[in-house]
RNA sequence: GGCCGGGUCCCAUGCAAGCCGAGCCCGUGAACCUGGUCAGACGGGGAACCGAGCAGCCAUAAGCGGACGCUUAGCUGUGCGUGGGGCAACCCGGCCGAU
Numbered sequence: 001g002g003c004c005g006g007g008u009c010c011c012a013u014g015c016a017a018g019c020c021g022a023g024c025c026c027g028u029g030a031a032c033c034u035g036g037u038c039a040g041a042c043g044g045g046g047a048a049c050c051g052a053g054c055a056g057c058c059a060u061a062a063g064c065g066g067a068c069g070c071u072u073a074g075c076u077g078u079g080c081g082u083g084g085g086g087c088a089a090c091c092c093g094g095c096c097g098a099u
Base pairs, nucleotide, nucleotide: 001096002095003094004093005092006091007090008089009085010084011083012082013081014080015079016078017076018075019074021072022071023070024069025066026065027064028063034059035058036057037056042051043050044049
């Protein structure tokens, strides 16, 4: 110096990792405008009792918060693979040639 193979590079893709959204999960959560139960008070009744029903209590919707265990959408100057492209340059290996 030449040739061959591989890597760095590009595209697609699998798994993982990280981040993030949603659902499940946990908590909270309504003066009336949700549900249940409804003391008192109220209405009806001669009474028994009935009716509607505030506060309270219980539950729950939207919302809010938590968590990141599971599921799932997305993103990635991350890791390991697979397939394809490229070969300009650099790196690694092999072979050949010259000094």
Model confidence (mean pLDDT): 77 of 100. The RNA shown here (Bacterial small signal recognition particle RNA) has 99 nucleotides and comes from Planctomycetes bacterium RBG_13_60_9. The RNAcentral record of the sequence draws on ENA. The model forms 93% of the base pairs in the Rfam consensus. The gene name in the source record is ffs. It matches the Rfam family "Bacterial small signal recognition particle RNA". Rfam describes the family as follows. The signal recognition particle (SRP) is a universally conserved ribonucleoprotein involved in the co-translational targeting of proteins to membranes. It is annotated as a non-coding RNA gene.